[in-house]
Molecule: SAM riboswitch aptamer (S box leader)
Organism: sheep gut metagenome
RNA sequence: CUUAUCAAGAGUGACGGAGGGUUCAGGCCCUGUGAAGUCCGGCAACCUGCCUGCCUUGUGCGACAUGGCAAGGUGCCAAUUCCUGCGGCGUUUGGCCGAGAGAUGAG
Numbered sequence: 001c002u003u004a005u006c007a008a009g010a011g012u013g014a015c016g017g018a019g020g021g022u023u024c025a026g027g028c029c030c031u032g033u034g035a036a037g038u039c040c041g042g043c044a045a046c047c048u049g050c051c052u053g054c055c056u057u058g059u060g061c062g063a064c065a066u067g068g069c070a071a072g073g074u075g076c077c078a079a080u081u082c083c084u085g086c087g088g089c090g091u092u093u094g095g096c097c098g099a100g101a102g103a104u105g106a107g
Base pairs, nucleotide, nucleotide: 001107002106003105004104005103006102011040013039014038015037019030020029021028024085025084026083027082041077042076043075046073047072048070049069050068051067053061054060055058081101086098087097088096089095
């Protein structure tokens, strides 16, 4: 840089000790009933591995697909990516859609 996804899911554990929700700003939250971090545990199925054709029975269609299983490489385990910041619609208030930014995978 390209592309896909981001409303679901995951702990009454051990160590650890005061911060955390990426960064800027503004909110709103979590946290000594124990934050970050490490370990264990778990979730998920992007990559990966293995298995698998379908029904209308035609020399039809599919065959880099579809579906299933596993969990080796990542990732993740409060709140939609916690919300807003830009644009459009709507509006008493609330809101909806998209963009941007970000995260993760693959290339």